A computed fold for a 73-nucleotide RNA from Candidatus Wildermuthbacteria bacterium RIFCSPHIGHO2_02_FULL_45_25, annotated as transfer RNA. Rfam family: tRNA. Gene Ontology term of the family: triplet codon-amino acid adaptor activity. The family's RNA type in Rfam is transfer RNA. Its mean pLDDT, the model's own confidence on a scale to 100, is 82.
[in-house]
This record gives sequence, C1' cells and structure tokens, in this order.
RNA sequence: GGGCCGUUAGCUCAGUUGGUAGAGCGCUACAUUCGCAUUGUAGAGGCCGGGAGUUCGAAUCUCCCACGGUCCA
Repeated sequence: GGGCCGUUAGCUCAGUUGGUAGAGCGCUACAUUCGCAUUGUAGAGGCCGGGAGUUCGAAUCUCCCACGGUCCA
C1' cells in the first nucleotide's frame, strides 16, 4: 500500500426485505426478609464510530474518513 470482517445501552451481543431500536447481565426504586441473598414488579440508560449522498423514510443501501481484528505484498 491492497483485500476481507467488525464498530448498536455500563458490559456481551441481536436487529430478517429500508418502515416506532431490543435481549441477557449490570444499575435504581418498590414488594418479599429481623437483615443480606434469591425471587417478583416497575424504571432509568442509545441520536446505532464520524461526515456526506440516495430515498417519502436509513442501524440497514452507496461513498469518504477514524479505530480494532485478520490476510496478502
């Protein structure tokens, strides 16, 4: 220098054919307990790595850039 894969909640990851962003764990409150843990219920937490384009509409398609992994030279 070039090819491919990845980047989504605090962490690990889903997200189908473009149509209201989700799960588990963690966190907070309440209930349960003498108390803790467990369990149950409810809740908070995201502008989907950055920018531009296409579209009525983009996490999703296209282009550029950044970071990480891997392969070739």